[in-house]
RNA sequence: UAAACUCAGGAGAGUCUCUUUGAAAAAGAGCGCCGAAGGUGUACGCAGCCCCUUGGACGGGGCUGUUAAUCUCUCAGGCAAAAGGAUGGAGGAGUA
Repeated sequence: UAAACUCAGGAGAGUCUCUUUGAAAAAGAGCGCCGAAGGUGUACGCAGCCCCUUGGACGGGGCUGUUAAUCUCUCAGGCAAAAGGAUGGAGGAGUA
């Protein structure tokens, strides 16, 4: 100083309309929404290069790379229940 895993919790937004079906769910089409599976983008900082200033530097500016999130985009996912669900808690374990 962990992780996989287990347990109990865990938000938001339409039980929207139509087709299909005995009905529901799923699927398709349409409009409206959510952000906490996952994913996209991003700051400071760091590194390299170029330019300016200077006696030389400090300094200033630009470019490229790297770089965080509960921010951002809503790609994916979701909008009754169920399932899923970030983060945290207990165990795993003060173990490897």